[in-house]
RNA sequence: UAAGUCGACCAGAUGAUCGCAUCUCAAUGAGAUGAGGAAAGUCCGGGCUCCAUAGGAUAGGAUGCCGGGUAAUACCCGGUGGAGGUAACUCCCAGGCUAGUGCCACAGAAAUAUACCGCCUUAAUUAUUUAAGGUAAGGGUGAAAAGGUAAGGUAAGAGCUUACCGGAUUUCAGGUAACUGGAAUGCCAGGUAAACCCCAUCUGGAGUAAGUCCAAAUAGGGAGAAAUUAAGAGUGAUCCGCUCUUCUCCGGGUAAGGACGCUAAAAUAAACAGGUAACUGUUUAUUUAGAUAGAUGAUCAUCCACGACAGAACUCGGCUUACCGGUCGACUUAUUUU
Numbered sequence: 001u002a003a004g005u006c007g008a009c010c011a012g013a014u015g016a017u018c019g020c021a022u023c024u025c026a027a028u029g030a031g032a033u034g035a036g037g038a039a040a041g042u043c044c045g046g047g048c049u050c051c052a053u054a055g056g057a058u059a060g061g062a063u064g065c066c067g068g069g070u071a072a073u074a075c076c077c078g079g080u081g082g083a084g085g086u087a088a089c090u091c092c093c094a095g096g097c098u099a100g101u102g103c104c105a106c107a108g109a110a111a112u113a114u115a116c117c118g119c120c121u122u123a124a125u126u127a128u129u130u131a132a133g134g135u136a137a138g139g140g141u142g143a144a145a146a147g148g149u150a151a152g153g154u155a156a157g158a159g160c161u162u163a164c165c166g167g168a169u170u171u172c173a174g175g176u177a178a179c180u181g182g183a184a185u186g187c188c189a190g191g192u193a194a195a196c197c198c199c200a201u202c203u204g205g206a207g208u209a210a211g212u213c214c215a216a217a218u219a220g221g222g223a224g225a226a227a228u229u230a231a232g233a234g235u236g237a238u239c240c241g242c243u244c245u246u247c248u249c250c251g252g253g254u255a256a257g258g259a260c261g262c263u264a265a266a267a268u269a270a271a272c273a274g275g276u277a278a279c280u281g282u283u284u285a286u287u288u289a290g291a292u293a294g295a296u297g298a299u300c301a302u303c304c305a306c307g308a309c310a311g312a313a314c315u316c317g318g319c320u321u322a323c324c325g326g327u328c329g330a331c332u333u334a335u336u337u338u
Base pairs, nucleotide, nucleotide: 001334002333003332004331005330006329007328008327009326010325012303013302014301015300016299017298018297020034021033022032023031024030025029036309040320041319043318044317045316046315047314048207049206050205051204055240056239057238058237060203061202062201063200064199065079066078067077068076069075080094081092082091083090084089095198096197100196101195102192103191104190112146116139117138118135119134120133121132122131123130124129147165148164149163150162151161152160166187168185169184170183171182172181173180174179211260212259213258214257221250222249223248224247225246231245232244233243234242267286268285269284270283271282272281273280274279
């Protein structure tokens, strides 16, 4: 200098004038505050509210290497194994096929075990060919032909033997563990679990139009079912248990109201301490929208990086998606110079 990888921050700014919403005050004015890094998606996990006095089992559902973090998670951090990349780094459909049941089309002789061509031996035969036996090294088909490569050996071959790998079993050492390394013995070994399934761990439902309180009003009208032995009802399913005493349908009326929930939060920032880190603890400081037909806009001037994606509706922690640009830091590779 060029090309990359990872991380953090900003999200037009400043000033003036007018305007909007909430709150406060000494009140016809003044002051304070006023959309995001994703507010989006509604994919996960909670807080809170109700069923509800509320438990157990089965099924169902979710997760799936190991350890740690957190209120919790399918999230985050660290590590192991595997894949990609020269590398910095990135990604993961990461338990089990020796519990069982399936599937592997077509091609091919054969898809869990075989012999189509071929090779070797023997016999017959006019030559060619035929028959019997052995073989799974070579060829063909296929995603895959049942351990791989090489040498020796054999009638020809084959883990038949040996060497180096590979898997399995046993054992030793290291590590909290996943796992890594060594030794011995054999060659019993296909793939697929995002196939059914098995194993381990976890697991009620509905949701702020959840719900609580106040106000107001009339047709406690009609029909059906069950019932005193028991039946009926009760926020995922079934059963047991528990609680209550009616349940279902039709029709009529009131209100379309007001207050709360509604924003101090597992909150934010800094310093110190612990920890590889995620994060935890202590101290200090700050208070930053609460609308309910729904509030932040307009004008002028200057600057510049010339402004993309895009607006809260109970709230918090994540993940995913969209995106014009700018600033800073660390690391990798290549080239050049000193």
Molecule: Bacterial RNase P class A
Organism: Halanaerobium hydrogeniformans